[in-house]
Context: one part of a larger RNA
Molecule: small-subunit ribosomal RNA, 3' major domain
Organism: uncultured bacterium
């Protein structure tokens, strides 16, 4: 000097606390981990930032794992010599993989031959390795943290390491802006520019739409550009006006108008860098191991095993509730081996027939809520685990190990010790809906979407993370 630290000080923020809601911690399942068990339970990940994480789909398959049973120029790609179309189909031996034999056939062509395809050898030569090594790396990402900060040029101080600008006064969500100043300037970053949303104008009107004229059981059909909506371009918010505050600066506290007020909600975007942070197994990729195996192919098991621990959720322990009946209102996506309307069969899951639509046209489609009956506090008309029958449905195949209906069975559970997590507004609770993957599913998960809609913030003492400024001291 500078840089990390501190149960050192000041000053400042954040669901960080306090204020409130609603959970976790107990039950029962589900699902990932650990542990154990296992021939195998393939792996990776690891405080916060691992555990419904990689997997947006483990019955074969996926598979990387075990156990059998096969291959060794191989599942793949050149090269060469020989052969001969390969394939498909059926047959016979096996769990198949394979393995025999059977039929059974390519194009061109100057008939020498070439082409491309398979089998066979030989070997080059590689080929293959989900084999380590994420503490050789690419590239990607999680983290502090959307936290206000991280820097550079020139000048100036300083023997130097450095400083200085970046500090000190205000202000600000912001190194955000004013003002001052041996500083003047600039970059990356903060804002803005980008999408969604909330108001309106113009333009366009089909599959949306229906005020006015007809028309119909129906906007159904003529028709109409108003309305809704749709989707293209613009406008709108600037502290722009007012009043007070303030250095009369920056701004800050209040009002009017406005749909919207001080960043209008939400998103996308994450500086210099930390954790040798995670991934060699998504791919890529150094050296390093394996090559009759750590490759390769196949059947079957296995990733679901079960005395326990632990996390993340769903279901509930009920009357603000169940249950029965009738009846209302969405958004945003899907859909051709597809969405499936109407009808018939079935208590039901589902089956038959069988329209319409590659879709603003047709199809999937709400519930919580409103009405009206029961239930009368009871381990119950709460709860719904197990279990047993007898049926469906996808699929070569539901035995290990799928899903959902019916009947019967009705188990713990009466609000959960210490401790703990989320959340400040159309949020939290809470209700149902749809898509990926996907034959079909372990989705109670993940990603979206709409209804219904709270409470609460007096504060900044604490506790946790941060961020500037300073004091001390390890360290260079």
């Nucleotide at each position: 000097u500078g840089c990390a630290c501190g149960g050192g000080g000041c000053c400042c923020c954040g669901c960080a606390c306090a204020a409130g809601c609603a959970g976790c911690g107990g039950a029962g399942c589900a699902u990932g981990u650990g542990g154990u068990u296992u021939a195998a339970u393939u792996u990776g990940u690891a405080g916060c930032a691992c555990c419904g994480c990689g997997a947006a789909g483990a019955a074969c398959c996926u598979u990387a794992u075990c156990a059998g049973g096969u291959c060794u120029u191989g599942a793949c790609a050149u090269c060469c010599a020989g052969c001969a179309a390969a394939a498909a189909c059926a047959u016979a031996a096996g769990a198949g993989a394979u393995u025999a034999g059977g039929c059974g056939u390519c194009c061109c062509u100057u008939c020498g031959g070439g082409g491309g395809u398979g089998c066979u050898g030989a070997g080059a030569c590689a080929g293959a390795g989900u084999g380590g090594u994420g503490c050789a790396c690419g590239g990607u990402u999680g983290u502090c943290g959307u936290c206000a900060g991280c820097u550079c040029g020139u000048g100036u101080c300083g023997u130097g390491a450095g400083a200085u600008g970046u500090u000190g006064g205000g202000u600000u969500a912001a190194g955000u802006c004013c003002a001052g100043c041996a500083a003047c300037g600039a970059g990356c970053g903060c804002a803005a520019c980008c999408c969604c949303u909330g108001c309106u104008g113009c333009c366009a009107g089909u599959u949306a739409c229906c005020a006015u004229c007809a028309u119909u059981a129906a906007g159904u059909u003529g028709g109409g550009g108003a309305c809704u909506c749709u989707g293209g371009c613009g406008g709108g918010a600037c502290u722009g006006c007012c009043c007070a505050g303030a250095u009369c600066a920056a701004c800050u506290g209040g009002g009017a108008g406005g749909a919207a007020g001080g960043u209008g909600g939400g998103g996308a975007u994450g500086a210099c860098g930390u954790c040798a942070g995670g991934u060699c197994a998504g791919u890529a990729u150094g050296g390093c191991c394996c090559u009759u195996a750590u490759g390769c192919c196949u059947u079957g098991g296995g990733c679901u095993g079960c005395a326990c621990a632990c996390g993340u959720a769903c279901u509930a322990c009920a009357a603000u509730g169940c249950c029965c009946a009738g009846u209302a209102c969405a958004g945003a996506g899907g859909g051709a081996a597809g969405c499936c309307a109407a009808c018939c069969c079935g208590c039901g899951a589902g089956g038959g027939u069988g329209a319409g639509c590659g879709g603003a046209u047709c199809c999937c489609g709400a519930a919580a809520a409103g009405u009206g009956g029961g239930c009368c506090c009871a381990g119950u008309u709460c709860g719904g685990a197990u279990u047993g029958g007898a049926g469906g449905u996808u699929g070569c195949c539901a035995c290990u190990c799928g899903c959902a209906a019916c009947c019967a069975u009705g188990a713990a559970g009466c609000c959960g010790g210490a401790a703990u997590c989320g959340c400040u507004a159309g949020u939290a609770a809470u209700g149902g809906c749809g898509c990926a993957u996907c034959a079909g599913c372990u989705a109670c998960g993940g990603c979206g979407c709409c209804g219904u809609g709270a409470a609460u913030a007096c504060g900044u003492u604490c506790c946790c993370g941060g961020g500037u400024c300073u004091c001390g001291c390890a360290c260079a």